The RNA shown here (transfer RNA) has 77 nucleotides and comes from a Thermoprotei archaeon. Rfam family: tRNA. The RNAcentral record of the sequence draws on ENA. Model confidence (mean pLDDT): 84 of 100. Lineage of the source: Archaea > Thermoproteati > Thermoproteota > Thermoprotei.

RNA sequence: CCCCGGGUAGCUCAGCCUGGAAGAGCGCCCGGCUGUAGACCGGGUGGUCGCGGGUUCAAAUCCCGCCCCGGGGACCA
Repeated sequence: CCCCGGGUAGCUCAGCCUGGAAGAGCGCCCGGCUGUAGACCGGGUGGUCGCGGGUUCAAAUCCCGCCCCGGGGACCA
């Protein structure tokens, strides 16, 4: 320098192809149950969708640039 995959809640990830209300599990908080705790049950709590710009009535999703993480390739005088 080139190619591929990834970046969404505190954590692990769906959703992106085919634009139309941002989700799940775990966690955390409250309550029930229990002698206490765990497990279980009910309720609650969650977000600049990596950053900037563009297209659009509307962008996590499409287009352009950039940053970060992982993998492969090229170069290796």